[in-house]
Context: one part of a larger RNA
Molecule: large-subunit ribosomal RNA, domain I
Organism: Atopobiaceae bacterium Sow4_H2
RNA sequence: GGCACACGGUGGAUGCCUUGGCACAGGAAGCCGAAGAAGGACGCGGCAAGCCGCGAUAGUCCCCGGGGAGCGGCACACACGCUUCGAUCCGGGGGUCUCCGAAUGGGAGAACCCGCCAGGACCAACCUCCUGGCAGCCCCCGCCCGAACACAUACGGCGGGGGCGGGCAACCGGGGGAACUGAAACAUCUAAGUACCCCGAGGAAGAGAAAUCAAACGAGAUUCCCCUAGUAGCGGCGAGCGAACGGGGACCCACGGCCAAACCGGCGGCAGCGUGCAGCGCGCGGGCGUUGCGCCGCCGGGGUUGUGGGGCGAGCGACGCGGGGGGUCCGCGAUUACCCCCCGCGCGGUGACAAAGUGGCUCGGUAGCCGAACGGCAUGGGAAGGCCGGCGAGACAGGGUUAUGGCCCCGUAGGCGAAACCGAGACACCCGCGCAGUCGCGCGCCCCGAGUACCGCCGGACACGUGAAACCCGGUGGGAAGCAGGGGGGACCACCCUCCAAGCCUGAAUACUCUCCUGUGACCGAUAGCGCACGAGUACCGUGAGGGAAAGGUGAAAAGCACCCCGGGAGGGGAGUGAAACAGUACCUGAAACCGUGUGCCU
Repeated sequence: GGCACACGGUGGAUGCCUUGGCACAGGAAGCCGAAGAAGGACGCGGCAAGCCGCGAUAGUCCCCGGGGAGCGGCACACACGCUUCGAUCCGGGGGUCUCCGAAUGGGAGAACCCGCCAGGACCAACCUCCUGGCAGCCCCCGCCCGAACACAUACGGCGGGGGCGGGCAACCGGGGGAACUGAAACAUCUAAGUACCCCGAGGAAGAGAAAUCAAACGAGAUUCCCCUAGUAGCGGCGAGCGAACGGGGACCCACGGCCAAACCGGCGGCAGCGUGCAGCGCGCGGGCGUUGCGCCGCCGGGGUUGUGGGGCGAGCGACGCGGGGGGUCCGCGAUUACCCCCCGCGCGGUGACAAAGUGGCUCGGUAGCCGAACGGCAUGGGAAGGCCGGCGAGACAGGGUUAUGGCCCCGUAGGCGAAACCGAGACACCCGCGCAGUCGCGCGCCCCGAGUACCGCCGGACACGUGAAACCCGGUGGGAAGCAGGGGGGACCACCCUCCAAGCCUGAAUACUCUCCUGUGACCGAUAGCGCACGAGUACCGUGAGGGAAAGGUGAAAAGCACCCCGGGAGGGGAGUGAAACAGUACCUGAAACCGUGUGCCU
């Protein structure tokens, strides 16, 4: 020195464990913010560094409810307190809530600096301090000033009221919008209207009540799923892209509503017309005298459709009229001319069609409560395992307890419960509409969304790449008809069929999950599972945007080794605890590499 064996050191694999994570399902919630959010800074404890909680009322304050013996968070020591006069704790509602941050009095290198106004505290006064207010934009109301241009209007200013601003995981609508890649190269094409950026909204969003489809039959808003179908088509006819009609379901099942216009009424404006068989609801008689006509604006009524609809006027026909009171220049008369009020009846209502709620009741949520049935013997450190004898079960799900427990503890099945707050439902109050005209027939006049439809050119979007390219959208230049009208049916024309654009709203079926609750797992078990089971978006790295770890386990219980010895200490040897101390906090198990000690053999 090698090999073998034994015993150690080191190391932290493996096994076992789980406080954490992952996924899915069901339910809830789906916003927060100038009444100052999200997120932070700095503080607050007897001792207090971190996390958590809280805000100068700072480990908390008040009220209501629950609960019932301990409590002063993680955090187990000391000190000092609180509590059956009900604390700590849990739930509901309030109070306080520094500074920064949209940050908003002005500034600024966030958590700092400096002001003004009003009131107040201390003070002789100043200083200082406290409370409230002071950003910008938009809309509405009032007032002031006041151009071109005389009045006026615009602009501007002041005061009051309201709104907005910022944050937020995904989902949604819109405005912009790549490249790698594929085409086995590459340019049209693809990737893809994807990623990404911006704006906006909601609990969903968007779409939505046919100027739609269809095909000679008919359907009847929208959305989503399955099929139609990888079909018809599109396509350097390459790669690839890829419908619709129709059918079946979900949802709905009153699913639908409201305007603009004609016309009528009221009010306001006007530089036009008008002294009249203009007007003042109707008839007669009287009276009034610009109240009238026209144009414009506002408000109310009316009206909303495509077998065309509506308005006004008169005609014909059918059906039908809740009660009372008052008014419409005067008198009389009449009234289904109009308006107002009260009662009654009917219908409807907050999800469009108008819009606020209030009350009790019921149900659910935010604390909780009740909840069956066991003992003995032996082993053992310890019984729940073994043996013996019982019991419950609407409960033998699960977890814990010194080993494996239906009957020890928490629970489980099954029941019960809210002063307060939140949500939902029906009802009542409440609110709206109707109660006399409506319907049908035909006639006349009027209305039925204009720089719109459509056309040329250029783009975009439609599964559709310019194609025979319709339909839809935008830019640009032209530019209708108006119901005897207009659009569509994939160039275009005819016939036919079908539908009414150029205004608006609309629940459900659908998408998603930052978050809360419950449940489940042929999901993981510490190099796994979230990056994080642990003071993790931490330490650390980077100027920055950003990147981003490692790190779990004594024991049933700290019983965490009093005392003695060696040592400066670290550490160790005894003693003691414990079932175990090669379980001693460098702590379960403790593999291998690697390093030793001893013995044997070989050299």